Context: one part of a larger RNA
RNA sequence: UCAUGGCUAAGGAACUAGGCAAAAUCGACCCGUAACUUCGGGAGAAGGGUCGCCCAUCUUUUAGAUGGGCCGCAGUGAAAAGGUCCAGGCGACUGUUUAUCAAAAACACAGGGCUAUGCUAAAUAGAAAUAUGAUGUAUAUGGCCUGACACCUGCCCGGUGCCGGAAGGUUAAGAGGAGAUGUUAUCUUCGGAGAAGCAUUGAAUUGAAGCCCCGGUAAACGGCGGCCGUAACUAUAACGGUCCUAAGGUAGCGAAAUUCCUUGUCGGGUAAGUUCCGACCUGCACGAAUGGUGCAACGAUCUGGACACUGUCUCAGCCAUGAGCUCG
Numbered sequence: 001u002c003a004u005g006g007c008u009a010a011g012g013a014a015c016u017a018g019g020c021a022a023a024a025u026c027g028a029c030c031c032g033u034a035a036c037u038u039c040g041g042g043a044g045a046a047g048g049g050u051c052g053c054c055c056a057u058c059u060u061u062u063a064g065a066u067g068g069g070c071c072g073c074a075g076u077g078a079a080a081a082g083g084u085c086c087a088g089g090c091g092a093c094u095g096u097u098u099a100u101c102a103a104a105a106a107c108a109c110a111g112g113g114c115u116a117u118g119c120u121a122a123a124u125a126g127a128a129a130u131a132u133g134a135u136g137u138a139u140a141u142g143g144c145c146u147g148a149c150a151c152c153u154g155c156c157c158g159g160u161g162c163c164g165g166a167a168g169g170u171u172a173a174g175a176g177g178a179g180a181u182g183u184u185a186u187c188u189u190c191g192g193a194g195a196a197g198c199a200u201u202g203a204a205u206u207g208a209a210g211c212c213c214c215g216g217u218a219a220a221c222g223g224c225g226g227c228c229g230u231a232a233c234u235a236u237a238a239c240g241g242u243c244c245u246a247a248g249g250u251a252g253c254g255a256a257a258u259u260c261c262u263u264g265u266c267g268g269g270u271a272a273g274u275u276c277c278g279a280c281c282u283g284c285a286c287g288a289a290u291g292g293u294g295c296a297a298c299g300a301u302c303u304g305g306a307c308a309c310u311g312u313c314u315c316a317g318c319c320a321u322g323a324g325c326u327c328g
Base pairs, nucleotide, nucleotide: 001323002322003321004320005319006318007317008316010314011313014312019309027051028050029049030048031047036041038148052070053069054068055067056066057065058064059063071075083307084306085305086304087303088302089301090299091298095107096106111146112145113144114143115142116141117140123132124131125130149294150293151292152291154224155223156222159221160220161217162216163215164214165213168212169211170210174206175205179201180200181199182198183197186193187192225243226242227241228240229239252286253283264280265279266278267277268276
């Protein structure tokens, strides 16, 4: 000096990114216990008291209650044994996860919704036979989204997707075969013409789905405006005008896990607060199952505060054990 333990005057988080670490709390019995709440909880809330040994009395008699006494600094006499409270974010919860840097707000979840599927089901594996689905049958099975519960879930079908429709347009192979070309029996005015056959081509016509087209559908993918003016102080604009759109963001929330400007402004807490809590709304760029807003309980979650407690610190000191160092 390092590691692991023990103790420490006065102060008590002044340390630090952060009370990290440590300290404190801890058992049993009795009393007592708030907001909030889904009435179950919260709750071991919080907070307070008692605990050894001896004697007596009573009782439901290996025990308990009451009364009296004794000892110690200390009686759950050693060890083992919750720190607590307040407020907020997120996720309802128990659970699951990056074996070996992440345990979480991520995944799952019960519940909700959409969609496919009538059974040789849809879906999946396979070249097929076949198998799973399922020895199940729509209160079932598959896919997708959301994620307890409470209150709710607005407008847009123009684009993309999906579903339905079949009148018209377009349209493949195939069918069809007008015509054209090559060849040459034959004819010839000697220039050429040219049957049949065989080849090479090939127009019209016909011809499904799809696409165009017509409807539907947003808990499908998604989207949800601008400018100007106006009230008897000023300011603001319930109101009006105009342009554009498929429709112009409703309820609720809002400097938010979202706010750039920004340490916004006001209030609270502190002597002092870029964090925190409550408001405001000027939402750069919230918003309704890509769910919105709340919410008791829960959380080795994240954030802010308080009490208790302490060597975290002011500021260090001492002790024990081991290592290091020197010698052997």